SAM riboswitch aptamer (S box leader) from a marine eukaryotic metagenome, 107 nucleotides, folded computationally. The model forms 97% of the base pairs in the Rfam consensus. Its Rfam family is "SAM riboswitch aptamer (S box leader)". Its family is annotated with regulation of gene expression in the Gene Ontology. The coordinates come from a structure-prediction model, not an experiment, and the mean pLDDT is 78. RNAcentral holds the sequence, with entries from MGnify.
RNA sequence: UAUCAAGAAAGGUUGAGGGAUUAGACCCUAUGAUGCCUUAGCAACCCUUAGUUUAUUAAGAAGGUGCUAAAUUCUACUGAUUCGUUUGCGCAGCAAUCAGAUAGAUA
Numbered sequence: 001u002a003u004c005a006a007g008a009a010a011g012g013u014u015g016a017g018g019g020a021u022u023a024g025a026c027c028c029u030a031u032g033a034u035g036c037c038u039u040a041g042c043a044a045c046c047c048u049u050a051g052u053u054u055a056u057u058a059a060g061a062a063g064g065u066g067c068u069a070a071a072u073u074c075u076a077c078u079g080a081u082u083c084g085u086u087u088g089c090g091c092a093g094c095a096a097u098c099a100g101a102u103a104g105a106u107a
Stems, first nucleotide, its partner, number of pairs: 001107004009039005017028003022076004040068003045064002047060006072103001077100006084094002
């Protein structure tokens, strides 16, 4: 700096936790979590080829990474909008949606 609602699983081994961290919610898990290994696959960041021209488009997948439950599982912080509740009115609060920030992951 770019991307993160798409996509893609079987076997062997291990044996109780796991979903990054804190809190809450929710979910997966002895019909086998997690880690490691093998094979297969997904994607196309690097890469290869071609075109246009210097930044993009199309195709590809040998190699280097990455990935193969759920949106980065969801929420948390800020702003806007909306519905309902509360109130004499308004603010505030609760809830939902959208945008952004923070944090994180990968290149």